[in-house]
RNA sequence: AUUUACAUCUUAGCGCUUGCUCUUGCUGCGGCAAGAGGACGAGGAAGAGGUUGUCGAAUUUUCAGCGGAUGCCUCUCGGUCAGGCCUGAUCGAAAAAAACUGUCAAAACCAUUGGGCAAUCAAUGGGACAAAGCAGCAUACAAUGGCCA
Repeated sequence: AUUUACAUCUUAGCGCUUGCUCUUGCUGCGGCAAGAGGACGAGGAAGAGGUUGUCGAAUUUUCAGCGGAUGCCUCUCGGUCAGGCCUGAUCGAAAAAAACUGUCAAAACCAUUGGGCAAUCAAUGGGACAAAGCAGCAUACAAUGGCCA
């Protein structure tokens, strides 16, 4: 230096749990101990501060609480609006909104299998279904602004 094997980390709709629910054991029947459950995917990062933080699917806890957080708001920076600056609008280095058209999931569910005394966890197969968004429309549309050249 290369190759192989193992372990750990690389995490962000993500993590955690002395409430709560459930299981097993013990019990003096009041509880105690050890466990299980506690969010299904899609999308999402210019910087700082603030904050009760996007979208739908499902519907027995996806309850409740805590932490984090790419959202949102304000300011700054940056792009665009026919050369420069200012103001305004809009967006975020893929830097132009709406409408319209097109397009996209996993869990749930069913079947089989594996781990666990159990609650329950995991794998494989089957067959579906969203919205935000994205793409097209679009070399379109955007300030008939102000000042300067």